Predicted 3D model of an 81-nucleotide RNA (c-di-GMP-I riboswitch aptamer) from a Bacillota bacterium. Lineage of the source: Bacteria > Bacillati > Bacillota. The prediction has a mean pLDDT of 89. The sequence was found by an Rfam model in a public genome assembly. The model forms 100% of the base pairs in the Rfam consensus.
[in-house]
RNA sequence: CUCACGAACAGGCAAACCCGGAGUAAUCCGGGGACGCAAAGUCACAGGGCCACGGAUUCCGUGGCCGGCUGGGCCGCCGAA
Numbered sequence: 001c002u003c004a005c006g007a008a009c010a011g012g013c014a015a016a017c018c019c020g021g022a023g024u025a026a027u028c029c030g031g032g033g034a035c036g037c038a039a040a041g042u043c044a045c046a047g048g049g050c051c052a053c054g055g056a057u058u059c060c061g062u063g064g065c066c067g068g069c070u071g072g073g074c075c076g077c078c079g080a081a
Base pairs, nucleotide, nucleotide: 005079006078012037013036017032018031019030020029021028022027035068041074042073043072045071046070047069048066049065050064051063052062053061054060055059
């Protein structure tokens, strides 16, 4: 120095819910708030789920959303065993 790993230190993020706003909706943004998180940083490539529309008859297509659903890619703080 790197990989693995995750004790400690310093910090970081922010679920549900509430308020305001955007959107047909899923959901997102800001504030409050902490359930939790070693990537709860980022990416919609694959799977999966959700919403809208159309056609079908239980499935297909199109567009959108979810990274705190799974896999995977990229980047990254600290340094004990």